[in-house]
This is a predicted structure of a 343-nucleotide part of an RNA (small-subunit ribosomal RNA, central domain) from Cucumis variabilis. Taxonomically the source falls in Cucumis (Eukaryota, Euphyllophyta, Magnoliopsida, fabids). Model confidence (mean pLDDT): 87 of 100.

Context: one part of a larger RNA
RNA sequence: CUGGGCAUAAAGGGCACGUAGGCAGUAAUCAGGUUGAAAGUAAAAGUCGCCAAAAACUGGUGGAAUGCUCUUGAAACCCAUUCACUUGAGUGAGACAGAGAAGAGUGGAAUUUCGUGUGUAGGGGAAAAAUCCAGAGAUCUACGAAGGAAGGCCAAAAGCGAAGGCAGCUAUCUGGGUCUCUAUCGACGCUGGGGUGCGAAAGCAUGGGGAGCAAAUGGGAUUAGAUACCCUGGUAGUCCAUGCCAUAAACGAUGGGUGUUCGCCCUUGGUCUACGUGGAUCAGGGGCCUAGCUAAUGCGUGAAACACUCCGCCUGGAGAGUACGGUCGCAAGAUCAAAACUC
Numbered sequence: 001c002u003g004g005g006c007a008u009a010a011a012g013g014g015c016a017c018g019u020a021g022g023c024a025g026u027a028a029u030c031a032g033g034u035u036g037a038a039a040g041u042a043a044a045a046g047u048c049g050c051c052a053a054a055a056a057c058u059g060g061u062g063g064a065a066u067g068c069u070c071u072u073g074a075a076a077c078c079c080a081u082u083c084a085c086u087u088g089a090g091u092g093a094g095a096c097a098g099a100g101a102a103g104a105g106u107g108g109a110a111u112u113u114c115g116u117g118u119g120u121a122g123g124g125g126a127a128a129a130a131u132c133c134a135g136a137g138a139u140c141u142a143c144g145a146a147g148g149a150a151g152g153c154c155a156a157a158a159g160c161g162a163a164g165g166c167a168g169c170u171a172u173c174u175g176g177g178u179c180u181c182u183a184u185c186g187a188c189g190c191u192g193g194g195g196u197g198c199g200a201a202a203g204c205a206u207g208g209g210g211a212g213c214a215a216a217u218g219g220g221a222u223u224a225g226a227u228a229c230c231c232u233g234g235u236a237g238u239c240c241a242u243g244c245c246a247u248a249a250a251c252g253a254u255g256g257g258u259g260u261u262c263g264c265c266c267u268u269g270g271u272c273u274a275c276g277u278g279g280a281u282c283a284g285g286g287g288c289c290u291a292g293c294u295a296a297u298g299c300g301u302g303a304a305a306c307a308c309u310c311c312g313c314c315u316g317g318a319g320a321g322u323a324c325g326g327u328c329g330c331a332a333g334a335u336c337a338a339a340a341c342u343c
Stems, first nucleotide, its partner, number of pairs: 003315004007297002012311001014198004021191003025085002027082003032078002034074004039069003047063006088188001090184002092181005100174001102172001104170003112146006122133002159166002203244006212238002217233004255310006263288011292299002316343002325336004
């Protein structure tokens, strides 16, 4: 390479948009590819069969020969064509649900701090203590003020989003989706190497902000030691704006699309129907299970079943997701990615 694979054994790209490419609905027409038949040609030598002759050569005769040209058919498939079609895709109309996104505004509970009053000896912490706070009046309590962050109940296996993710309330602006009607268009589709965009947390740059929490770090304990677990403090950070970074057990450890397949139960959003409270049907979210699949666990109409199609990836362990080199980055580092040696 081939083959075989990718939930858990090695292996699905973090997610999307999209270029090239690959693949692609129905009908008719055409005959370039394709395919059947016939004819011509394919010098001689050569090659194969037979005959003559024969040591070998040689001579005669007949055949085979991928191919090319021309003629005449076929029309399944590929290509091409069309005032063609409507089921795929899109658009329109009427409804609907939602923590989808963005920038504004605004309210309450709680922690902390500050001020004032009241009040007096402890408070705090823990397995037990101590560091710590407190007579310069703490803790507790009442009122007031400031400031930042987070959103209790509702709340759910619920909802929305491509993924990351999204939750107080209000309005503004904005993306997508579902159902119903089949009005319109007429294959306009799927995937997608490179490419482009988005992408938790931490981290970085500049400027703000800083209540609580809290890497680093001071102290107190524990201990043989304790650079920890526990306690008391506490700085970056966490928050906002702008710009980087581009990684996660970025997980459903399960790539996208289409079609086909026994049933039952719960639930979200529509539509139709019945109103003995149900039934039918789409689009989701969950729980069982038949066939089938699987090494087993399990999956099982949201497949890990049965098929087609496009992309990514794997090929014994360790060395190593490392070195070198390239690209990107302010840096941290990211990405592409070996070999020797060894078992």